This is a predicted complex of two RNAs, RNase P RNA and transfer RNA, with 464 nucleotides together. Its mean pLDDT, the model's own confidence on a scale to 100, is 79. Rfam match: Bacterial RNase P class A. By type it is a ribozyme. Rfam describes the family as follows. Ribonuclease P (RNase P) is a ubiquitous endoribonuclease, found in archaea, bacteria and eukarya as well as chloroplasts and mitochondria.

RNA sequence: GAAGUGGACCAGACGAUCGCUGGUGCCGGUUUGGGCACGAGAGGAAAGUCCGGGCUCCAAAGAGCAGAGUGGUCGGUAACGCCGACCGGUCGCGAGACUAGGGCAAGUGCAGCAGAAAGCAAACCGCCUAGCGAUGGAUUCCAUCGUUCGGUAAGGGUGAAACGGUGAGGUAAGAGCUCACCAGCAGACGAGGCGACUCGUUUGGCUAGGUAAACCCCACUCGGAGCAAGGCCAAACAGAAAGGAGCGGAGCGCAUUGCGGUUCGCACGGUUCGGCUCGAACCGUUGACUUUCGGGUAGGCUGCUGGAGACGUCAAGCAAUUGCCGUCCUAGAUAAAUGAUCGUCCGCUGCAAAGUGACAGAACCCGGCUUAUCGGUUCACUUCCCGU
RNA sequence: GCGGGAGUAGCUCAGUUGAUAGAGCGUCGCCUUGCCAAGGCGAAGGUCGCGGGUUUGAGCCCCGUCUCCCGCUCCA
Repeated sequence: GAAGUGGACCAGACGAUCGCUGGUGCCGGUUUGGGCACGAGAGGAAAGUCCGGGCUCCAAAGAGCAGAGUGGUCGGUAACGCCGACCGGUCGCGAGACUAGGGCAAGUGCAGCAGAAAGCAAACCGCCUAGCGAUGGAUUCCAUCGUUCGGUAAGGGUGAAACGGUGAGGUAAGAGCUCACCAGCAGACGAGGCGACUCGUUUGGCUAGGUAAACCCCACUCGGAGCAAGGCCAAACAGAAAGGAGCGGAGCGCAUUGCGGUUCGCACGGUUCGGCUCGAACCGUUGACUUUCGGGUAGGCUGCUGGAGACGUCAAGCAAUUGCCGUCCUAGAUAAAUGAUCGUCCGCUGCAAAGUGACAGAACCCGGCUUAUCGGUUCACUUCCCGU
Repeated sequence: GCGGGAGUAGCUCAGUUGAUAGAGCGUCGCCUUGCCAAGGCGAAGGUCGCGGGUUUGAGCCCCGUCUCCCGCUCCA
């Protein structure tokens, strides 16, 4: 100098004027209203709502089955499907990137077309022995061709995939049939590591195919609903129809074998409970509750923002992260404020005039992930080339 | 804001357990008819919303993303 890899950060700047929504203080006023001053007012993703938690109600949450999710190891955390470090695999010369990465030598299933054969393998061509027939040579016999019964997984061809690879021995031809080496598998032992795992020695059988984002098995986790949760106040109105689960005992009153209400037991129904069963609580069995139609209100307060908060120094740790101390307060609106205009500069496009300013807008709050995103700053590192 | 569901031919929809994507209506051509309709025969028409992954192989399984649709206040 060129080409790259990984992270962190910024998100036009400044000023003036006029507005909008909260807060604090002061003034005046008090029937509702108001004025002035000061200070604050969108994001890295506020988005998608894909995970996890706080908070609220339902048993301050129960049991079993079903169901859902996660899946190398160790750690971090309130928790996670997130993050960090490491292990294994794939890719890259490298810095590094990606990785749903338990189990198919537990069971069951699946594999179209092609191909002879697709799952305790299989004989189409080929190779080989034997029998028969034909032809030729010929003394028993030999060669070639055809056919039949067998042997054979070396070779051809099909496929995503065909039951280890190379060599030697062996054989009628062949074959882990045998042997050597290599790859890979299982067991045992030794060394290192918390562990995943790595390295080495030895034995075995000679090879175990793929698929679990197929059913399933194993381990672990998970109660449901959600701020339209929940609590309080105020205002207004009109109810109707259908469904809907009962017996027994005690004693009381009226009273005379019935009625009324109270209470107990069991049974049944409903709600919490929106998978099922059990269990718990509450309500009800002329009425809980459910469904449909109709009616009313479209108000206020709270929850609401000081929090697993932000920034900084130091310390522990490889890191994620955590701890001590110090400083600071940094939106809380409700159909929804956070804006508009002008001036100077900045970036980009353009010869100029001029135009333009990435993605995008809080809605109870946090931690993540994913997606969108113009341009720029900065740190660490890699490879190659040149010069000294 | 919260909770659910769906994207397949021009339109309405099938396609559950992975293997050449179908049906009805519509369009076009031919036959039939004096002409049209109806009828008969035939044909065209598909990035299965989009991107990636698992698998030999994806409309189907998994992840991400885009678009559309539905429901949810309080009082009696």